RNA sequence: CUCGAUAAAGGCAAACCAUUCGAAAGAAUGGGGCGCAAAGCCGCUGGCCUGAAUCUUCCGCCGUACGGAGGAUAUGGCGGCAGGGCUGCCGAAG
Numbered sequence: 001c002u003c004g005a006u007a008a009a010g011g012c013a014a015a016c017c018a019u020u021c022g023a024a025a026g027a028a029u030g031g032g033g034c035g036c037a038a039a040g041c042c043g044c045u046g047g048c049c050u051g052a053a054u055c056u057u058c059c060g061c062c063g064u065a066c067g068g069a070g071g072a073u074a075u076g077g078c079g080g081c082a083g084g085g086c087u088g089c090c091g092a093a094g
Stems, first nucleotide, its partner, number of pairs: 002094001003091002011036002016031006034080001040086003044083003047078003053073008
């Protein structure tokens, strides 16, 4: 430097519940513990999620409008989806 032990000291914290923010995805705090050798940080690339607002199609109404459903885009999100960058505890075997 790599690597990741039935090691040691620790760390983080899924689902779910409560409260708050948000249109939503989701996030924060507290509880909780499925798991994680980077489940630390960074939205750079891909992927996935969202879709208030805008545009558009169809239907109802027949009527300017209103309601419902679908599609596209925007905003936003997921690092515990993969890749990548940066940093980091310990030291068995190789």
Predicted 3D model of a 94-nucleotide RNA (c-di-GMP-I-GGC riboswitch aptamer) from a Desulfobacterales bacterium. Of the family's consensus pairs, 91% are formed in the model. The source organism's lineage runs through Bacteria, Pseudomonadati, Thermodesulfobacteriota, Desulfobacteria and Desulfobacterales. The coordinates come from a structure-prediction model, not an experiment, and the mean pLDDT is 79. It matches the Rfam family "c-di-GMP-I-GGC riboswitch aptamer". On this family, see Weinberg et al., Proc Natl Acad Sci U S A 2017: "Bioinformatic analysis of riboswitch structures uncovers variant classes with altered ligand specificity". The sequence was found by an Rfam model in a public genome assembly.